[in-house]
Molecule: Glycine riboswitch aptamer
Organism: Granulosicoccus antarcticus IMCC3135
């Protein structure tokens, strides 16, 4: 000198799976009535999705246990280094996996991505 992250804010994009069944209530349209249709949230049941959130997990690292080799030092114990072992312990990932939660017309939500700002006269 140049580059310059996360949190956070705004905007944009953003998949998958049932407009499922049953029940009564409420609202509403047609009808003389019976009845038929639509909407709404609730309850129960079956089927399904994975990209809010959440759980699990490899290798690796570390520790513990006993063992081997080398060195310190002639030596048991001790110290250090290295090596393999143990269905041992702990830590650690996801677009994998589980489907607890959430979701299965639209809407809302949506991991993640892009842009702008911010951080930042940044740190490295």
């Nucleotide at each position: 000198a140049a580059c310059g992250a996360g949190a956070c804010a705004u905007c944009u994009g953003g998949a998958g799976a049932g407009u499922g069944a049953u029940g009564a209530g409420c609202c509403u349209g047609a009808g003389a009535u019976a009845u038929c249709g639509g909407g709404u949230g609730c309850a129960u049941c079956c089927a399904c999705c994975g990209a809010a959130g959440g759980g699990g997990u490899a290798g690796u690292g570390u520790u513990c246990c006993g063992g081997a080799u080398c060195a310190g030092a002639a030596a048991a114990g001790c110290u250090g280094a290295u090596c393999a072992g143990g269905c041992g312990g702990c830590a650690u990932a996801a677009g994998c996996u589980c489907u607890c939660a959430g979701g299965u017309c639209c809407a809302a939500a949506g991991a993640c991505a892009g842009a702008u700002g911010g951080g930042a006269u940044a740190a490295a």